[in-house]
Context: one part of a larger RNA
RNA sequence: GCCAGGGAGUGCAUUUGAGCAGCAAGGUUAACCGAAAGGGGAGCCGAAGCGAAAGCGACGAGCCCGCAAGCAAUGAGGGGCGAGGUAUGAAAGUGCCUGGAGUUGCUUGAAUGCAACCCGAAACCGUGUGAUCUAGCCCUGGGCAAGGUGAAGCGUGGGUAAAACCGCGUGGAGGCCUGCAGAGGUUCUGUGGACAAGCGUUCUUCUGACUUGGGGCUAGGGGUAAAAAGCCCAUCGAACACGGUGAUAGCUGGUUCCUUCCGAAAUAGGCGGUAGUCUAGUCUGCGCAGAGUAUGCUAUGACUGUAGAGACACGGAUCAGGGUUUUAGGCUCCGAAAGGAGUCAGACCCUUGUCCAACUCCAAAUAUUAUAGCUACAUAGAAGCGUGGAAACGGGUCAUCCGGGGUAAGCUCGGUGAGCGUGAGGGGAACAUCCCAGACCACAGUUAAGGUCCCUAAAUAUUGAUUAAGUGUUAACGGUUAAAAGGUGUUUACGGCCAAAGACAGCGAGGAGGUUGGCUUAGAAGCAGCCACCCUUUAAAAAGUGCGUAACAGCUUACUUGUCAAGGUCGUAAGCCCUUAAAAUGGACGGGGCUAAAUCAAUUACCGAUACUGCGGAGCUCGAAAGAGUAUGGUAGGAAGGCGCCUUAUGAGGGCAGAACUUAAUCCGAGAGGAAAAAGGGACCUCAUUGGGAUGAAGAUCCUGGC
Numbered sequence: 001g002c003c004a005g006g007g008a009g010u011g012c013a014u015u016u017g018a019g020c021a022g023c024a025a026g027g028u029u030a031a032c033c034g035a036a037a038g039g040g041g042a043g044c045c046g047a048a049g050c051g052a053a054a055g056c057g058a059c060g061a062g063c064c065c066g067c068a069a070g071c072a073a074u075g076a077g078g079g080g081c082g083a084g085g086u087a088u089g090a091a092a093g094u095g096c097c098u099g100g101a102g103u104u105g106c107u108u109g110a111a112u113g114c115a116a117c118c119c120g121a122a123a124c125c126g127u128g129u130g131a132u133c134u135a136g137c138c139c140u141g142g143g144c145a146a147g148g149u150g151a152a153g154c155g156u157g158g159g160u161a162a163a164a165c166c167g168c169g170u171g172g173a174g175g176c177c178u179g180c181a182g183a184g185g186u187u188c189u190g191u192g193g194a195c196a197a198g199c200g201u202u203c204u205u206c207u208g209a210c211u212u213g214g215g216g217c218u219a220g221g222g223g224u225a226a227a228a229a230g231c232c233c234a235u236c237g238a239a240c241a242c243g244g245u246g247a248u249a250g251c252u253g254g255u256u257c258c259u260u261c262c263g264a265a266a267u268a269g270g271c272g273g274u275a276g277u278c279u280a281g282u283c284u285g286c287g288c289a290g291a292g293u294a295u296g297c298u299a300u301g302a303c304u305g306u307a308g309a310g311a312c313a314c315g316g317a318u319c320a321g322g323g324u325u326u327u328a329g330g331c332u333c334c335g336a337a338a339g340g341a342g343u344c345a346g347a348c349c350c351u352u353g354u355c356c357a358a359c360u361c362c363a364a365a366u367a368u369u370a371u372a373g374c375u376a377c378a379u380a381g382a383a384g385c386g387u388g389g390a391a392a393c394g395g396g397u398c399a400u401c402c403g404g405g406g407u408a409a410g411c412u413c414g415g416u417g418a419g420c421g422u423g424a425g426g427g428g429a430a431c432a433u434c435c436c437a438g439a440c441c442a443c444a445g446u447u448a449a450g451g452u453c454c455c456u457a458a459a460u461a462u463u464g465a466u467u468a469a470g471u472g473u474u475a476a477c478g479g480u481u482a483a484a485a486g487g488u489g490u491u492u493a494c495g496g497c498c499a500a501a502g503a504c505a506g507c508g509a510g511g512a513g514g515u516u517g518g519c520u521u522a523g524a525a526g527c528a529g530c531c532a533c534c535c536u537u538u539a540a541a542a543a544g545u546g547c548g549u550a551a552c553a554g555c556u557u558a559c560u561u562g563u564c565a566a567g568g569u570c571g572u573a574a575g576c577c578c579u580u581a582a583a584a585u586g587g588a589c590g591g592g593g594c595u596a597a598a599u600c601a602a603u604u605a606c607c608g609a610u611a612c613u614g615c616g617g618a619g620c621u622c623g624a625a626a627g628a629g630u631a632u633g634g635u636a637g638g639a640a641g642g643c644g645c646c647u648u649a650u651g652a653g654g655g656c657a658g659a660a661c662u663u664a665a666u667c668c669g670a671g672a673g674g675a676a677a678a679a680g681g682g683a684c685c686u687c688a689u690u691g692g693g694a695u696g697a698a699g700a701u702c703c704u705g706g707c
Base pairs, nucleotide, nucleotide: 001707002706003705004704005703006702011114012113013112014111015110016109017108018107019106020105021104022103023102026045027044028043032039033038049056050055062081063080064079065078069074083098084097085096086095087094088093117254118253120251124244125243126242127241128240129239135218136217137216138215139214140213141212142211143210144208146178147177148176149174153170154169155168156167157166158165182205183204184203188200190199191198220236222232223231224230257642258641259640260639261638262637267280268279269278270277271276283389284388285387286386287385288384292377293376294375296374297373298372299371300370301369302368308362309360310359315356316355317354318353320351321350322349323348324347325346327345329344330343331342332341333340334339395420397418398417399416401415402414403413404412405411425436426435427434431478440617441616443614444613445612446611450607451606452605453592454591455590459604461603462602463601464600465599466598472594473593485579486578487577489576490575491574492573493572494571495570496569497568498567506563507562508561509560510559512536513535514534517531518530519529542557546555547554618632619630620629621628622627643696645693646692647691649689650688651687652686653685654684661680662679663678666675667674668673
């Protein structure tokens, strides 16, 4: 891991609903007695309330409306007014109560207490067992090859007045050295690792605070510890065993058959509350009641100060220019001073440009609200009210919706809406939330979004244009998209100017004189620089456009003309395209591939879904039926009806001429499931009604066994 078997909402008490039943202003007994019937009325609940209390103490008075029904009057129940009790109050008034329904049993939904749906802690406490492991200590024993070093002391020689001191020898000290046994366990991050620390290499220590055998002592909030919270029998920041014990767990996991109806919330407020829970909101079942309800659309009104906009319409900010001003202002200048001038700043005025959540002369769309109509739902009972049961209170995404924070985010905090959550199907290559569309079943047809070269169903469709970049073939989500700035790439539109009196480009010719203008300068002659930039001859020719020279020279341009012959040139705007354009394994239009199978504009076909339509069938709601209606996706959850297993009682049956059971063709049912040929098997089994359940398995790192 697989298979088989086991495996999770139970019992009692109390409370509160619902269904059914008995009795009813009453209902019912408990213990106990009794074979039973029954007895037992102790007790409990109900029949009166109000008030803190003292205490006081209630309608078979009345009127109106009105559902079902009914021709109508009427009208149980229901509603309104009124009336009554009590508390309070001076009163007015206000609160609670009053026109008789309860109680007992069974079944069932829930709540609370108990183990309380099942499994699961780490812990806490009690009573014991442990020092054969290990820590320390005590008693009694054992062990330590070999070599090295050479302390004190002593001897002797030197030395001295005597010593000190020095040499040589002797000697054999030491938590000394090297190193066996022994003890240890550093490194290889060696090797091994069978279920629990081995083995090898290297290394530390080896006469000592050494090591070791045997015996003994210390015990769990205690011991022991050269102290690591180490060790106390593979267990230690409080041992182990048993018990309290099914501790508790707002936490994790699991929780077993079917179908049908409805169907959420991830919000608000409180809580030592934010992994939870309570109340409200939202869901569901039942009841009461009896006529409207509103997601929507249209019209007409009302309401408003947001988006936008504005600025002499206010408050505030602000760009530039001009003006006025003694403003106890600063600086500079002139003046002996008085004073004057300039400038900056301030205030005010005019003109110009620009802003504001806490500005508004203005001012939408939406929203809100009123009325009317439409539409949809509703007497087959809506809205509303009462009551039983919940779940949920971690949400997230998108908007070609609106905001706050943030550079931004698949970011965060809000409002509105949608869908996901709880939603299948078709499209988007794939893809919860993007587009289409809300799936009862079967068959057929038609469309939506999106598509129609091949993969791949359907146009190699039609018309007109654009692109040459594989641009593109990507609606968004999308994983990227691409910017500022450029382009004599190309297309379109518009405008200015030139042009048959010949434009533009090319080619031919000319491009002169005063003059080398003046100044400067070594030089400055069109062309280093400064100033000026005239005149003449001309078809035209600069006081010179660029190159060039030391300066000249030279080349060239402007300008003019000839030739040629038809458009040229400049600008603005727009479309497509190009550059700008960089990421890490090779690579992504889904792919192939495409010059359309790309892009723009238009047209007609076709394909394409669980959508829509047709036919048939099932369900749901109402109904006695006929029939009518129909909204049949669904997590949590509420509600209803069924299937299967074991067993009690009663009834009816089957079985050695073959029960259960196994394999199982085939058939039936919407499903849980049911029937069953054939073969095996060899003794029990079934159906109906009825009562009772330790009643349904795929899950729980589930338990036991097998493989």